[in-house]
RNA sequence: GGGCUCGUAGCUCAGUGGCAGAGCAAGCGCCUUUUAAGCGCAUGGCCGAAGGUUCGAAUCCUUCCGAGCUCA
Repeated sequence: GGGCUCGUAGCUCAGUGGCAGAGCAAGCGCCUUUUAAGCGCAUGGCCGAAGGUUCGAAUCCUUCCGAGCUCA
């Protein structure tokens, strides 16, 4: 330098045009002598950046940034 994959909550990941979600963690409460386990509640996101297409973009297109794999 070429090709491919990926970037979404603190972490691991869903969501592939039409209200952004789950599990875990952390917070509060219930239970328990206490802790753990269990149960309930609430919280947590400018979806890597910019531009384009569209009535509408996390999703499609382009460029850039970052990570990984691969070829030379």
The RNA shown here (transfer RNA) has 72 nucleotides and comes from a bacterium. The RNAcentral record of the sequence draws on ENA.